[in-house]
The RNA shown here (transfer RNA) has 71 nucleotides and comes from a Patescibacteria group bacterium.
The sequence is in RNAcentral, with records from ENA.
Taxonomically the source falls in Bacteria candidate phyla (Bacteria).
Rfam family: tRNA. The family's RNA type in Rfam is transfer RNA.
């Protein structure tokens, strides 16, 4: 330098043009003498710009940070 992949709660993954899921963590309740397990609730994200679109997490397209290949 070129080429191609990734970038979604704290953390590992899903998921699609129309309300963004699961696990696991965290916070409280509940049971227990106390803990722990179990069980209930609740907070918690689409890397960033810009374009198409009635409508973008999802299409396109610039940056940017990581991986992998190549000279």
């Nucleotide at each position: 330098g070129c080429g191609g992949g990734a970038u979604u709660g704290g953390u590992g993954u899903a998921g699609u043009g129309g309300u963004a899921a699961c696990a696991u963590g965290u916070u409280u309740c509940u049971c227990u003498c106390c803990a722990a397990a179990a069980g209930a609730a609740a907070a918690g994200a689409c890397g960033u710009g810009g374009g198409u679109u009635c409508g973008a997490u999802u299409c396109c397209u610039g940056c940017a940070u990581c991986c992998c290949g190549u000279g």